[in-house]
C1' cells in the first nucleotide's frame, strides 16, 4: 500500500464508464486585516508600437573653448568597456544539452607570479578657424595642432627549414630542450600631487572560450532490397588560433542500416516541477546552468572576445520624415499603447544597500537591482467577540476583553509606505459559497409545476400526493473562502519492470522448415568483458530532509550536516555465476542395425457393384411424384423383367472413442518407388541441442485461366405447387462446377476454438504397436496372464479456475523462445503500400458514437423440445341442449334532447341480486331552493314574514300593482362551509372473482457451492393427494391435502308441546246400524316425527398381486366398503383481475352549481350482430272428466280458512294465526277412461282487436291477470360449441328472494327417473422431472434489414486556393580567387571562374480550406414493408467461397 456506484429477476467474473484526493490556467458569487515568496502577456500574434529612460567612464594620456578661476564646465583625440547584465524561446532531434573523458590539434583583455626590457627618430589629425552642399540626416574643401594616435631603425625575442646529439616528460613524440648553419618576421608610453598608476616581451598560472569523443534521453516502419556522390577513404595544398573533405585538386569505390539508416511529425536541453508507497506517468513558464534567437535574410568591420539587441553594410516586407533630390526606424530591455485572446500590473521612487563598467581615487553611470503601487496567483498568520438580564424569537440594555479601528508621541526609511514602542478611546466596519435520491455529510417538510418547465459528472429524477425540478423553512460541510470549465497524475495489477493475460470474457499466427536473434549439458585450465569489494576524482547552487538560529508564530529566510543527481572516469583486488578460448565426456541430440506396425505420399496397371445412355428379346397402361397435388415421362410402346454393349463418377460389408501424416487430409486390389515415426542393439559421432522476427514451403471447400471429360449431383436458370407474397423451403428438369493434367489463388468455426521445446507432480480402467518374462498348448504365423517403451479414449488425488471443466497427453508446479490482447461499435472499413488475371488477400487507421457490450452459472417463464402423470370447466362412449323459428332478457352497434353509468376470453353479456311506470336515478327538458362561521354593509326613518283583490303564468303572493297585518334581524361582496351516483379501483382499505374439482408452498438445523442459490422438496413403487413406504446428505417441522365442522344413510339410549295414535277410555258428526269419521278429550310413547347423546367402517377378516414395504384387486359379513355420498372450511402467492355507483377513505375538482327538490321525459328506442333462456315444431303427444302421492319455505300495512256474489280474473264480510297449534297449500309429471290419427293440425301459440279485472296519486309512452276473437314463425336446426358418471342427467312441478303490482331470472326443495365408460393422453389445460434460449414487463417476449424522414462527423471526388519542402532555369545583393588599367594604388574601375541571400519561373512532394456529385457509417418514443436470429425460432444454426 483504501474503495464505492453503473451490464442482472438475482449471482460470480471480464472489461470499461462515472466518483471521492492532489496540483495547474481561466471563471461565477462573495470579501475584514496583516506577512512573506524564484507569482504577476509562456500557451493564442518570436504580431506591430507613440514617448520617455535603459552604457558608459577616464583632466593621474592629450589638443582646444568656455569660466563665477575651483579639485570647474563644454567639445575632441586618445584609452577600457559598449562580446557582460536583460528579454524571449522562433528554429533546432544537433555534440543542442546532461554526464564522463580528451586536445600528443588549441586561444585567453583585464588579473596573479618570475625573469627581462622601456634605445632612436618621424609623418599625420580631430576638435578648432576659414569656406562650400543640402529641407534634413549628413556632408565636401583649405590652414594650424598634441598624445599613452601611428609609422621607420635597432636590440631582446619569435617563427620556419636542414643536419647533428641524443637529454625529458609521457601509455605513445609529430611535444619541449640542446648544437650548427640559413632564412623570415620584428616590441616598448608615459603621466605624477612623488604615494604611485600604466606600458613592453618571455615564460607559467587562474579565469573565460574553441574544437573532438564514449555514454544518455520523444513518436512514427501506413517512412526499407533502403539511403548517399564531398558521400567513405588516400596523397597533395587552401585555410583557421586550432583538428577536420571545412574546402580545392588527384585517385580509390566505398560508408551508413531491422540494436531502425534515409525520411515525416513534434519539441530549445538540464538542474528541477506536478503527482504516486514506490516504480513510474506527465510537465519543463517562472528561478539557476547551458544553447539560440534579436522584424526575414545574407555579409562585415573593429577587437583578446561578435558575425554583435539599443554597431556597419546590402536585399526583402512594414512603418515615419520630405522642399520629391534623399534620409530614418526596429520594445523578444523597463513602463506603456494597439491588436489578439478565456487570459496577466504603475508611462512609480532611488543608485541607499547588493552588484557591474569606468577610474589611482573622490566619484559617476546603472528600468541590473532595490523599494514603493495594482491583482482572492499561491504560501502562512489573526479576527469577526464573551458574560448575564429581558424575551418564545427576530432583537433590547448593561457589563468585560481588545485583533483591526480613530487618534497623540517617538523609532524607523534614500524619502516615504509597512512595522515596531508608549498613551487614550472604542463591539463601532467585518459571512459567505456549495450542497441536503444513491455514491456522499444533511429532509420522506410546505408550497409550485405535471415526461412541461427543468435537474443530472455516472445510475438516474419530472406523465397530480416530486426527500431529485422551481422557491420557502430547516440541515450539513468547507469558510475569507467556495463552487464550475480544461489540462496533469493518482485511484487504475487498466500497458503489468515491481505487476496481467491468451479452451469459452479481447487475446495462439492453418502448418511445418528455418535466417538473425534470445536461451542453452557435464568435467578442467586459461583470461577477467559482464558481476562484486575497496579506494581516488567529479557528480554547480538553488530545490529536498533533519538540528538549531532569526523575523511576535507560521510561511520565509540563514548555518551546520544529510540526501538526490538513481550514473561517469581512473586505480587495486575476487574468480562463485556469466561471457571468451581450450582439454576431455555421454544423460540432450544425430546416425547405423534389426524384425514388425501402419485408408502416410507419388506413379502405373487391374477388378467391383450401383447407374445412366444405347442396342434386342418378353411385356400392357400407366410411371414418377407428395402432406395433398401438378409439372414430367408414356400407345414412335414407357414404368417392369432378361440378355449384349458403351461411359463417366466411386468405393458399400469389414470399419472402430481403430491406425498414419506438420496441418490441409488420407479407405477396392497389384506392382515400382519416396518419406516419417514406435519399440530393441555391450554399435558410432560428441554438445553438433531449443526456439524462431523477417524469409521459404505446404495448405479443405469454393473460384480463375488453357486443355480433355462429362454418368450421377447439382449454384444460376426453367416450370409446378404452398403462400397474403414466395425471387424459398416441396417437386419436375437443368447450365456452370463437380472428375483429370498443366497453372493461379491462399481463404475456412484451417477447432482441442487450447503455440513449440525441456523437467517435475497419486492412481484406476479401455484399447493400438513393438519388446521381455511366466503358464497353457490342438505345437501354429497359436492361446492367456504380467511387466517395459511408446500412441490414443474414459474416470479422478493433490493442485488450478469466474464457473463450466482442466487434471501424467494438464488449463498444475517452474524454464526456454515465438505470436496476439487491453470497452462496444464506427470496422478488418477508409487511406496508402504490397501480392493477385480477377475475384480478392495481407498490413491496417481516425473522426464520431455509446454505457455498456461480454463470459460462466442460478431461478423462473416459454418452445410449432422430450419424458411421466392427472381432469366430463380434457378426450372417448353415451345421453340431452345451444347454434335455425317466435317470444323474454342482457351486450354491442345504430339512433335520440337523454336513451346514465360500470363489467370485454376463460374470469363481461337473466352480472352490478340491475323484474327502472312516479320514487329509484346518477341520463334529458323546465321550475324552484340553499352559504354554518368570520369581516365588510343595510336595519324601529322597519329587517323579515304572511295576506284579500286585479294582471302574468299551463298552475302558483314566486313575480307585479294596491292596500293591510308582524316586529328584528340582515340582501349583496369577500372568504369560509355543506352537499356531491363529480374524477382517480392505476393512490388505498374492506369484500369478491380467478389460476384453483389444484397439490402445492415454506421454515429450522446440518450439509453442498466464491455466490446466486441448491438439497431436503429427488429416485422407485404407491396415492384424490408433497398420501405412505423404501433408498438417499440430510434430519425434523409448519401452512395446505388428510384430519375436523354440517347435512344425510342404520341401530340405540333417553325426552315429548304445538307433533304421533297401535292399545284402553270418552266426546262429536254420519250411518244401510255392520260401522266409519274425527287426536277433538283422558290418556299414551307401540309407530312415525322432532331434538339430545351414544354406537357404527378400520383394508378389521380371508384370498391372490406386490419388497416379509406402502399399497391394490377379489370375495365374506354387513344399513353402508375401501374419502358411503353432499356441502364447508380451503396455503404461500400471482392477475396493478372486479368495485371510489354498496360503504369507508387520501387527492384533486364543482360549490350558487358538477349540490337539493318538483314535474314530465329517458333508461324500455330499432335496419342491424352477439350471449343467455322459454315455448315449441307434436301421438312416450294435445285435450277433456275423473283419480293420488311431496318437500322447502313465507306470513301482522302480513297469510288470510270458511260463507256469499261473479263465467273467470276477482270482489263483499270474515274466524284463526307473531305459527310444528292458523294460514299461503290445489303439486303437476303419474294412474283411469274419452276424443284427435300425421295434417301447419284438436300441434304451435307470436302478433292483433274488443270486453272486464287489481295494484298504485298514475298503467298513453311503460305493469300484471281474466273472457271472447285473431291464430304468425315453426315440421327437430350450417360450421361450430356446451353440460352431464348416479338418485347424476332428462323431465315434472312447488316454495322463496325482489316485491304497491309485475318471474321464462336467482335461491332452494321434493315427484318420475335413465344411457355410457370402468380406458387414454390423440384435442384443450394442469401437475412434476429434463433440455435449449439472446426471453426476465417473462413468446401479447426479443429482435434483423431495406425504403421514408431529419442531424452529425467521416471518405471518393472534375476542379479550385493558400502554405511548407526540394529541385530545374533566369535575374543576381554582396563575398572569395584570378588577370588587367588608372592621376589619388591598404584605393578605384574592367574582364573573368566560384560560392551565393531574395525575387521570378518550370517540375516534384506534402500538408490545410473550399467544392457540384457520389458512398457508406452513426444518432433519433410512438412511419412502410416484410420476419432474417433467440424454443428443433418452426427449412439447425454458423464459417469460408461463388
Nucleotide at each position: 500500500u483504501u474503495c464505492c456506484g453503473g451490464u442482472u429477476g438475482a449471482u460470480c467474473c471480464u472489461g470499461c464508464c462515472g466518483g471521492a484526493g492532489g496540483u495547474u490556467a481561466c471563471u461565477g458569487c462573495u470579501a475584514u486585516c496583516g506577512a512573506g515568496a524564484u507569482u504577476c502577456g509562456a500557451c493564442u500574434a518570436a504580431g506591430c508600437c507613440a514617448u520617455g529612460c535603459g552604457a558608459g567612464u577616464u583632466g593621474a594620456a592629450u589638443g582646444u573653448u568656455c569660466u563665477u578661476c575651483g579639485u570647474g564646465a563644454a567639445c575632441a583625440u586618445g584609452g577600457c568597456g559598449g562580446a557582460c547584465u536583460g528579454c524571449u524561446c522562433a528554429g533546432u532531434a544537433a555534440c543542442a544539452c546532461g554526464u564522463g573523458g580528451a586536445c600528443a590539434a588549441c586561444c585567453u583583455a583585464c588579473c596573479c607570479u618570475u625573469g627581462g626590457a622601456u634605445c632612436u627618430g618621424g609623418c599625420a589629425u580631430a576638435a578648432u578657424c576659414c569656406u562650400g552642399g543640402g529641407a534634413a540626416a549628413c556632408u565636401g574643401g583649405g590652414g594650424a595642432u598634441a598624445a599613452u594616435u601611428c609609422c621607420g631603425g635597432a636590440u631582446a625575442g619569435g617563427c620556419c627549414a636542414c643536419a647533428g646529439a641524443u637529454g625529458c616528460u609521457g601509455g605513445a613524440a609529430u611535444g619541449c630542450g640542446c648544437u650548427g648553419u640559413g632564412g623570415c618576421c620584428g616590441a616598448a608610453a608615459g603621466c605624477u600631487c612623488c604615494g604611485g598608476c600604466g606600458c613592453c616581451c618571455a615564460a607559467g598560472g587562474a579565469u573565460g572560450g574553441g574544437u573532438c569523443u564514449g555514454c544518455g534521453g520523444c513518436c512514427u516502419a501506413u517512412c526499407a532490397g533502403g539511403g548517399u556522390u564531398g558521400u567513405a577513404g588516400u596523397g597533395g595544398g587552401u585555410g583557421u588560433a586550432a583538428u577536420g573533405u571545412a574546402c580545392c585538386u588527384a585517385c580509390u569505390a566505398g560508408c551508413c542500416u531491422a540494436c531502425g539508416a534515409c525520411g515525416g511529425g513534434u519539441a530549445c536541453g538540464g538542474g528541477u516541477u506536478g503527482u504516486g508507497a514506490g516504480a513510474g506517468c506527465a510537465a519543463g513558464a517562472g528561478c539557476c546552468c547551458g544553447g539560440a534567437g534579436a522584424u526575414g535574410g545574407a555579409u562585415u568591420c573593429u577587437g583578446a572576445g561578435a558575425c554583435a539587441c539599443g554597431a556597419a553594410u546590402c536585399c526583402a516586407g512594414g512603418c515615419c520624415c520630405u522642399a520629391c533630390g534623399g534620409g530614418g526606424c526596429g520594445c523578444a530591455g523597463c513602463a506603456g499603447g494597439c491588436g489578439c485572446g478565456a487570459a496577466a500590473a504603475c508611462u512609480u521612487u532611488a543608485c541607499a544597500a547588493u552588484g557591474c563598467a569606468g577610474g589611482c581615487a573622490a566619484c559617476c553611470g546603472u528600468g541590473a537591482u532595490a523599494a514603493g503601487g495594482a491583482a482572492a496567483c499561491c504560501c502562512c498568520g489573526a479576527g469577526u467577540g464573551c458574560c448575564a438580564g429581558c424575551a418564545c424569537a427576530g432583537g433590547c440594555u448593561g457589563g468585560c476583553u481588545g485583533u483591526c479601528c480613530a487618534c497623540c508621541a517617538g523609532u524607523g526609511u534614500a524619502a516615504a509606505c509597512a512595522a515596531c514602542u508608549g498613551g487614550u478611546g472604542a463591539a463601532g466596519a467585518a459571512a459567505g459559497g456549495g450542497c441536503c435520491g444513491g455514491g456522499c455529510a444533511a429532509g420522506a417538510c410546505c408550497g409550485g409545476u405535471g415526461c412541461c418547465a427543468g435537474c443530472c459528472g455516472c445510475c438516474g429524477c419530472g406523465g397530480u400526493a416530486a426527500u431529485a425540478c422551481c422557491g420557502g423553512c430547516g440541515g450539513c460541510u468547507c469558510g475569507a473562502g467556495u463552487g464550475g470549465u480544461g489540462g496533469c497524475c493518482g485511484c487504475u495489477u487498466u500497458u503489468a519492470c515491481u505487476g496481467g493475460g491468451c479452451u469459452u470474457a479481447a487475446a495462439g499466427g492453418g502448418u511445418c522448415c528455418g535466417u538473425a536473434g534470445c536461451u542453452u549439458g557435464a568435467u578442467c585450465c586459461a583470461u577477467g568483458g559482464g558481476u562484486c569489494c575497496c579506494u581516488u576524482g567529479a557528480a554547480a547552487a538553488a530545490u529536498c530532509c533533519a538540528u538549531c538560529a532569526g523575523c511576535u508564530u507560521a510561511a520565509c529566510u540563514g548555518c551546520u550536516g544529510g540526501g538526490c543527481g538513481u550514473u561517469c572516469a581512473g586505480g587495486g583486488g575476487a574468480a562463485a555465476c556469466u561471457g571468451u578460448g581450450g582439454u576431455u565426456c555421454u544423460a540432450g541430440g544425430g546416425a547405423c542395425c534389426g524384425g514388425g506396425a501402419g485408408a502416410g505420399g507419388u506413379a502405373a496397371g487391374a477388378g467391383g457393384u450401383a447407374c445412366u445412355g444405347c442396342c434386342g428379346g418378353g411385356g400392357u397402361a400407366g410411371g414418377a411424384g407428395u402432406g395433398a397435388a401438378a409439372u414430367c415421362c408414356u400407345g414412335u410402346a414407357a414404368u417392369c423383367c432378361c440378355g449384349g454393349u458403351g461411359g463417366g463418377a466411386c468405393g458399400a460389408c469389414c470399419u472402430a472413442u481403430a491406425g498414419c501424416g506438420a496441418a490441409g487430409g488420407c479407405a477396392u486390389c497389384u506392382u515400382a518407388c519416396c518419406a516419417g515415426a514406435a519399440c530393441g542393439g555391450c554399435u558410432c559421432c560428441g554438445a553438433c541441442a531449443g526456439u524462431g522476427a523477417g524469409g521459404g514451403a505446404c495448405g479443405a471447400a469454393a473460384g480463375c485461366u488453357g486443355g480433355g471429360g462429362g454418368a450421377g449431383c447439382a449454384a444460376a436458370c426453367c416450370g409446378g405447387a404452398u403462400u397474403a407474397g414466395a425471387u424459398a423451403c416441396c417437386c419436375g428438369g437443368g447450365u456452370a462446377g463437380u472428375c483429370c493434367c498443366a497453372g493461379c489463388u491462399g481463404u475456412a468455426a484451417a477447432c482441442g476454438a487450447u503455440g513449440c521445446g525441456c523437467g517435475u507432480u497419486a492412481g484406476g480402467u479401455g484399447u493400438g504397436u513393438c519388446a521381455g518374462u511366466g503358464a497353457c498348448c490342438a505345437c501354429g504365423u497359436g492361446u492367456c496372464a504380467c511387466u517395459g517403451a511408446u500412441g490414443u479414449g474414459c474416470c479422478g488425488a493433490a493442485g488450478g479456475g469466474a464457473a463450466a471443466c482442466c487434471g501424467u497427453g494438464a488449463a498444475a508446479c517452474g524454464c526456454g523462445c515465438c505470436g496476439c490482447c487491453u470497452g462496444g461499435g464506427g470496422a478488418g472499413u477508409a487511406c496508402g503500400g504490397u501480392c493477385g488475371c480477377a475475384a480478392g488477400g495481407c498490413u491496417g487507421a481516425a473522426a464520431c458514437u455509446u454505457a455498456a457490450a461480454g463470459g460462466a452459472a442460478u431461478u423462473g417463464g416459454c418452445g410449432g423440445g422430450g419424458g411421466a402423470g392427472c381432469a366430463c370447466c380434457a378426450c372417448a362412449a353415451c345421453g340431452g341442449g345451444u347454434g335455425g323459428a317466435g317470444c323474454c332478457u342482457g351486450c354491442g352497434g345504430u339512433u335520440u334532447a337523454a336513451u346514465c353509468g360500470g363489467a370485454c376470453u376463460c374470469a363481461a353479456c337473466g352480472c352490478c341480486g340491475g323484474a327502472a311506470a312516479u320514487c329509484u336515478c346518477a341520463c334529458c327538458c323546465g321550475a324552484u331552493a340553499a352559504g354554518a362561521c368570520a369581516g365588510c354593509u343595510g336595519a324601529a326613518u322597519g329587517a323579515u314574514a304572511g295576506u284579500c283583490g286585479g294582471g302574468a303564468u299551463g298552475a302558483a303572493g314566486a313575480c307585479u300593482c294596491u292596500a293591510c297585518u308582524u316586529g328584528a334581524c340582515u340582501a349583496g361582496c369577500u372568504g369560509a362551509g355543506a352537499g356531491g351516483a363529480g374524477g382517480u379501483g392505476c393512490a388505498u382499505g374492506g369484500c369478491c372473482g380467478u389460476c384453483g374439482u389444484c397439490a402445492g408452498u415454506u421454515c429450522g438445523u446440518a450439509c453442498u457451492g466464491u455466490g446466486a442459490a441448491g438439497c431436503a422438496u429427488c429416485c422407485u413403487g404407491u396415492u384424490u393427494a408433497g398420501u405412505c413406504a423404501g433408498g438417499c446428505a440430510a434430519c425434523g417441522a409448519g401452512c395446505g391435502a388428510g384430519a375436523c365442522c354440517c347435512a344425510c344413510g342404520c341401530c340405540a339410549a333417553c325426552a315429548a308441546u304445538u307433533g304421533c295414535c297401535a292399545g284402553c277410555a270418552u266426546g262429536a258428526c254420519c250411518u244401510u246400524c255392520g260401522g266409519g269419521u274425527u287426536g277433538a278429550u283422558g290418556g299414551g310413547g307401540a309407530c312415525a316425527u322432532c331434538g339430545u347423546u351414544g354406537g357404527g367402517a378400520c383394508c378389521g377378516c380371508c384370498u391372490c398381486u406386490g419388497c416379509u414395504a406402502a399399497a391394490g384387486g377379489g370375495g365374506a359379513g354387513g344399513a353402508a366398503g375401501g374419502a358411503a355420498u353432499g356441502g364447508g372450511c380451503a396455503a404461500c402467492g400471482g392477475u396493478a383481475g372486479g368495485u371510489c355507483a354498496g360503504c369507508a377513505u387520501g387527492c384533486c375538482c364543482c360549490g350558487a352549481a358538477u349540490u337539493a327538490u318538483c314535474c314530465g321525459g329517458g333508461c324500455u328506442a330499432c335496419a342491424c350482430g352477439c350471449g343467455g333462456g322459454c315455448u315449441a315444431c307434436a301421438a312416450u303427444g294435445g285435450u277433456c272428466a275423473g283419480g293420488a302421492c311431496a318437500a322447502u319455505g313465507g306470513g301482522u300495512u302480513u297469510c288470510g280458512a270458511c260463507a256469499c256474489c261473479g263465467a273467470a280474473a276477482g270482489g263483499u264480510g270474515a274466524a284463526g294465526a307473531c305459527a310444528a297449534u292458523c294460514u299461503c297449500c290445489u303439486a303437476a309429471a303419474c294412474c283411469u277412461g274419452u276424443c284427435c290419427g300425421a295434417a301447419g293440425u284438436u300441434c304451435g301459440g307470436a302478433u292483433u282487436g274488443c270486453g272486464g279485472g287489481u295494484u298504485g296519486u298514475a298503467a298513453c309512452u311503460c305493469a300484471c291477470c281474466c273472457g271472447c276473437a285473431u291464430g304468425a314463425a315453426g315440421c327437430u336446426g350450417g360450421a361450430a360449441u356446451c353440460c352431464g358418471u348416479a338418485g347424476u342427467a332428462a323431465u315434472c312441478g312447488c316454495g322463496u328472494u325482489u316485491c304497491a303490482c309485475c318471474a321464462u331470472a336467482g335461491c332452494g326443495c321434493g315427484g318420475u327417473g335413465a344411457a355410457u365408460a370402468u380406458g387414454u393422453c390423440c384435442c384443450u389445460g394442469c401437475u412434476c422431472c429434463u433440455u435449449g434460449c439472446a426471453c426476465a414487463c417473462a413468446c401479447c417476449g426479443c429482435c434483423c434489414g431495406u425504403c421514408a424522414a431529419a442531424c452529425c462527423a467521416c471518405c471518393c471526388g472534375a476542379g479550385u486556393g493558400a502554405g511548407g519542402u526540394c529541385u530545374u532555369g533566369a535575374u543576381g545583393a554582396g563575398g572569395c580567387g584570378a588577370c588587367g588599367u588608372c592621376a589619388u594604388a591598404u584605393g578605384a574601375c574592367g574582364u573573368u571562374g566560384u560560392c551565393g541571400a531574395a525575387u521570378c519561373u518550370g517540375g516534384g512532394u506534402u500538408u490545410c480550406g473550399c467544392a457540384a456529385g457520389g458512398g457508406g457509417g452513426g444518432u433519433u418514443a410512438a412511419g412502410u414493408c416484410g420476419u432474417a436470429a433467440c424454443a428443433a425460432g418452426g427449412u439447425a444454426a454458423c464459417c469460408g467461397u461463388a
The RNA shown here (small-subunit ribosomal RNA) has 1442 nucleotides and comes from Methanospirillum hungatei JF-1. The RNAcentral record of the sequence draws on ENA and SILVA. Model confidence (mean pLDDT): 80 of 100. It matches the Rfam family "Archaeal small subunit ribosomal RNA". A reference for the family is Cannone et al. (2002), "The comparative RNA web (CRW) site: an online database of comparative sequence and structure information for ribosomal, intron, and other RNAs", BMC Bioinformatics. Rfam 15.1 lists 709 matches to the family in 491 species.